RNAcentral holds the sequence, with entries from Rfam and Ribocentre. The RNA shown here (Lysine riboswitch aptamer) has 188 nucleotides and comes from Maledivibacter halophilus. Rfam family: Lysine riboswitch aptamer. Rfam links the family to the GO term lysine biosynthetic process. Rfam describes the family as follows. Riboswitches are metabolite binding domains within certain messenger RNAs that serve as precision sensors for their corresponding targets. NCBI's taxonomy places the organism under Bacteria, Bacillati, Bacillota, Peptostreptococcales, Maledivibacter. Its mean pLDDT, the model's own confidence on a scale to 100, is 75.
């Protein structure tokens, strides 16, 4: 001083990087519901699906009827966290619905799998031709190996070798990766 190997620290991808809170818009939607009328129903109705319980003309149709929402999801602007950021899938465990069971939602935990993001197709979710997830397939991205050229420096003798800026285009790796420092170890 080099090389391995492990921790800790900082960072980079971005052709819409991921996420979440606030306002505000459309859109759900003149729809759910509520009055009023007037018909009509008893195996009927209280988010699916069975089961309880409650509700007793409750409940369902009809009006050029009167009123008249929200949730999830967008999209825009602000601000916030960050780079397995975040996402899907099993599993467990708590809450949520008139109760229970399946079931569906939320949150956490634990293990798997994706580098990212965009197009197309298909299923699934939704009111929705949005939008989001899942698969697949297409290119494009950005990191590292290998190859060829380039720049610039060291070091040995005249031509290589290292490490370093740039470009190719074709493969190969895959985020627990990659880049940089710092530390411990080991080995020269």
């Nucleotide at each position: 001083g080099u090389g391995u190997a492990a921790a800790u620290u900082a960072g980079a991808g971005g052709a819409u990087g991921c996420a979440g809170u606030u306002a505000u818009a459309a859109u759900u939607a003149g729809u759910a519901c509520u009055u009023u009328a007037a018909c009509u129903u008893a195996a009927a109705g209280u988010a699916a699906g069975g089961g309880g319980a409650c509700u007793a003309a409750a409940g369902g149709u009809u009006a050029u009827a009167a009123g008249g929402a929200a949730a999830g999801g967008u999209a825009u602007a602000a601000c916030u966290g960050c780079c397995g950021a975040a996402a899907u899938g099993u599993a467990u465990u708590a809450c949520u619905u008139c109760c229970c069971c399946u079931a569906a939602g939320u949150a956490a935990u634990a293990c798997a799998u994706u580098g990212g993001g965009g197009c197309u197709a298909u299923g699934c979710u939704a009111a929705a031709u949005a939008a989001g997830c899942a698969u697949a397939g297409u290119a494009c991205u950005g990191u590292c190996u290998a190859c060829g050229g380039u720049u610039g420096a060291u070091u040995g003798c005249c031509c290589a070798a290292u490490c370093u800026u740039c470009c190719g285009a074709u493969g190969g790796a895959g985020g627990u990766g990659c880049u940089a420092a710092u530390u411990u170890a080991u080995a020269c």